[in-house]
């Protein structure tokens, strides 16, 4: 200097918005009030659905190494190892935002 490997999956969390449900508010059924029922409004409404991390959690499978063990070889069964990672603007979907995608980008040590 060159090559190959450094992986993947459902679960949860930080996070996020508002389709849907709830809450709140308006107005109408409506006559006194209360409840209910429609229809709009709101997400600087704690919530439920819902969306959700390369750099967050823990787990399961891969993947590579040791070993049990024999002349070898399959399979199986224990173990070890699966490192490091500061990071925009701005697009882009889905209702709609978002630490989702571009993107382990651009950039910076």
């Nucleotide at each position: 200097g060159u090559a190959a490997u450094a992986g993947a999956a459902g679960g949860c969390u930080a996070g996020g918005g508002u389709u849907c449900c709830g809450g709140c508010u308006a107005u109408a059924u409506a006559g006194a009030a209360a409840a209910a029922u429609a229809u709009a409004g709101u997400g600087a409404c704690u919530g439920g659905u819902c969306c959700g991390a390369g750099a967050g959690c823990a787990u399961u499978c891969g993947a590579c190494c040791u070993u049990g063990u024999c002349a070898g070889u399959u399979u199986c069964a224990a173990g070890g190892u699966u490192a490091c990672a500061c990071g925009g603007c701005g697009g882009g979907a889905c209702a709609a935002a978002a630490g989702c995608c571009c993107g382990g980008g651009a950039g910076a040590c």